[in-house]
RNA sequence: GGGAGUAUAGUAUAACUUGGCAGUACUGCGGGCUCCAAACCCGCUGAUCAGGGUUCAAAUCCCUGUGCUCCCA
Numbered sequence: 001g002g003g004a005g006u007a008u009a010g011u012a013u014a015a016c017u018u019g020g021c022a023g024u025a026c027u028g029c030g031g032g033c034u035c036c037a038a039a040c041c042c043g044c045u046g047a048u049c050a051g052g053g054u055u056c057a058a059a060u061c062c063c064u065g066u067g068c069u070c071c072c073a
Stems, first nucleotide, its partner, number of pairs: 001072007010026004020056001028044005049065005
């Protein structure tokens, strides 16, 4: 220099195929249970890498950029 893959709560991930209210688990916070704590139960908070485009509607499609991984030179 060329090519491919990937990026979603603090962490791990689903939803992408076929555009239609972003879900689950753990963590965190509050409550219950307990003499106290753990475990268990109930509830709550929190996310689409950045910018632009298409569309009534974008995590999803298109373009550019950035980070990471891999391949070729």